Predicted 3D model of a 95-nucleotide RNA (c-di-GMP-I-GGC riboswitch aptamer) from a Chloroflexota bacterium. Rfam family: c-di-GMP-I-GGC riboswitch aptamer. The literature on the family includes a 2017 paper in Proc Natl Acad Sci U S A by Weinberg et al., "Bioinformatic analysis of riboswitch structures uncovers variant classes with altered ligand specificity". Of the family's consensus pairs, 89% are formed in the model. The source organism's lineage runs through Bacteria, Bacillati and Chloroflexota.
[in-house]
RNA sequence: UCUCGAAAAGGCAAACCCAUCGUGAGGUGGGGACGCAAAGUCAUGGAUCUUCCAAUCUGAUGCGUAGAGAUUGGAAGACCGCCAGACCGCCGAAG
Numbered sequence: 001u002c003u004c005g006a007a008a009a010g011g012c013a014a015a016c017c018c019a020u021c022g023u024g025a026g027g028u029g030g031g032g033a034c035g036c037a038a039a040g041u042c043a044u045g046g047a048u049c050u051u052c053c054a055a056u057c058u059g060a061u062g063c064g065u066a067g068a069g070a071u072u073g074g075a076a077g078a079c080c081g082c083c084a085g086a087c088c089g090c091c092g093a094a095g
């Protein structure tokens, strides 16, 4: 130095609960630990999710309308503890 993740110290904190912010996805703080060796940082690509707009369809019936749902497209967002990518990084048993 690389592989790797033994040991020890230290670190983070899912679900859930409370408070608060947001239309929402979610964010922040406190409690709490399922897990994590990058569960550190960055929304850059994909996935997923939300809101708004448009078109089409469903319900649905002879026609129409309101509200609702689904799909597609567009716009704006959320999430890195989904998968990649970029940057940075603690310890050191064994090889």
Base pairs, nucleotide, nucleotide: 002095003094004092005091011036012035016031017030018029019028020027021026034081040087041086042085044084045083046082048078049077050076051075052074053073054072055071056070057069058068